[in-house]
Context: one part of a larger RNA
RNA sequence: UUGGGUUUAAAGGGAGCGUAGGCCGUGGAUUAAGCGUGUUGUGAAAUGCAGGUGCUCAACGUCUGCACUGCAGCGCGAACUGGUCCACUUGAGUGUGCGCAACGCAGGCGGAAUUCGUCGUGUAGCGGUGAAAUGCUUAGAUAUGACGAAGAACUCCGAUUGCGAAGGCAGCUUGCGGGAGCACAACUGACGCUGAAGCUCGAAAGUGCGGGUAUCGAACAGGAUUAGAUACCCUGGUAGUCCGCACGGUAAACGAUGGAUGCCCGUUGUCAGGCUGUUUCAGCCUGGUGACCAAGCGAAAGCAUUAAGCAUCCCACCUGGGGAGUACGCCGGCAAACGGUGAAAACUC
Numbered sequence: 001u002u003g004g005g006u007u008u009a010a011a012g013g014g015a016g017c018g019u020a021g022g023c024c025g026u027g028g029a030u031u032a033a034g035c036g037u038g039u040u041g042u043g044a045a046a047u048g049c050a051g052g053u054g055c056u057c058a059a060c061g062u063c064u065g066c067a068c069u070g071c072a073g074c075g076c077g078a079a080c081u082g083g084u085c086c087a088c089u090u091g092a093g094u095g096u097g098c099g100c101a102a103c104g105c106a107g108g109c110g111g112a113a114u115u116c117g118u119c120g121u122g123u124a125g126c127g128g129u130g131a132a133a134u135g136c137u138u139a140g141a142u143a144u145g146a147c148g149a150a151g152a153a154c155u156c157c158g159a160u161u162g163c164g165a166a167g168g169c170a171g172c173u174u175g176c177g178g179g180a181g182c183a184c185a186a187c188u189g190a191c192g193c194u195g196a197a198g199c200u201c202g203a204a205a206g207u208g209c210g211g212g213u214a215u216c217g218a219a220c221a222g223g224a225u226u227a228g229a230u231a232c233c234c235u236g237g238u239a240g241u242c243c244g245c246a247c248g249g250u251a252a253a254c255g256a257u258g259g260a261u262g263c264c265c266g267u268u269g270u271c272a273g274g275c276u277g278u279u280u281c282a283g284c285c286u287g288g289u290g291a292c293c294a295a296g297c298g299a300a301a302g303c304a305u306u307a308a309g310c311a312u313c314c315c316a317c318c319u320g321g322g323g324a325g326u327a328c329g330c331c332g333g334c335a336a337a338c339g340g341u342g343a344a345a346a347c348u349c
Stems, first nucleotide, its partner, number of pairs: 003319004007301002012315001014201004021194003025088007033081002035077008048066007091191001092188003095184004100179001103177007110154001114150008125136002162169002206247006216240001220236004258314006266292012296303002320349003329341004
């Protein structure tokens, strides 16, 4: 390389948008580039193959034929691929109506809890643990009542619930923005799928500047434990945790399962919309989200209309373990015991 693969053995890019490219629905007409076929020219010789022949045979030589699977020209064919034209509606999109949701951004508001402050009641402990101690407390703590302040998070509802491309999203409410679904079948008429580059988004921790700081809390300090204890436990506590702007771009970024389309037994929940009926209900349709199972698949575990089944298209990735996602080089970055990339090699089993 071919091939075979990618849930768990190596392997799906964290996610989306999208350029080039690849691939692409139904009917008709046309063209003849691909394709098929015929023929002509060319495809040097040697070499190769087949047959004959010369060295006593063979190797070797020589003669004839074929091959040289290629390229070009000229005809013919038109199923398929491609080009052009016309038409279509089922793919795709638009429209109208209907409800739906923790979807995003910005603003306003709310109560409980926590900590702190002031005042009152009240007196000797509180706190913490396996047990203690550090710590707090007669300068009146803990407890309890009233008032005030601040910041952060939203109990119950709450659920294999819902929404979002993923990351993720949960008090109430307003505004703005986005979305899918269902119903109708009015409009456009293949406008589609995928997507190397590229661009955008991207938990937590981290970084820069400015703010904020109630709680919790890396680092750090002290108390314990212990042979030791740079830990687990306890008392404190800085960065951080929160907000704004900017950077960074990684996660077991997981369904460890790329996206799209079609096809293929059933049973039972649930969410949204619709239809029918005998309407607290039953049945059916479409779309989502769960459980169980048939065929089939699978090394098995298991998957099974939300496929890991049967197929097609496009992208990404893998090719024994360690060394190593490292060194070196390059790129990005303020930096990072940061990221990315082509990613090694010696050595070793």